[in-house]
A computed fold for a 74-nucleotide RNA from a Candidatus Cloacimonadota bacterium, annotated as transfer RNA. It matches the Rfam family "tRNA". It is annotated as a transfer RNA. The RNAcentral record of the sequence draws on ENA and MGnify.
């Protein structure tokens, strides 16, 4: 310096195909359940999708740009 892939809840991923209001699992809060824990059962919090623009009635998804990391060339 070129070229690829990966960024989404505290954690680990899914979800881009073909844009349509962002979920799972763990973990966390409350309760039930036991003398108590542990499992277990029920409910909630918790993310403006690395980050900035842009196209669009609408963007995690298209498009630019650009940052971290991890491969491959040179």
């Nucleotide at each position: 310096c070129g070229g690829g892939a990966u960024g989404u809840a505290g954690c680990g991923c899914a979800g881009u195909u073909c844009g349509g209001u962002a979920g799972c699992g763990c973990g966390u809060u409350c309760g039930g359940u036991u003398c108590g824990g542990g499992a277990c059962c029920g409910a909630g919090a918790g993310g403006u999708c690395g980050c900035a623009g842009g196209u669009u009635c609408a963007a995690a998804u298209c498009c630019u740009g650009u940052c971290a990391u991890c491969c491959c060339g040179a």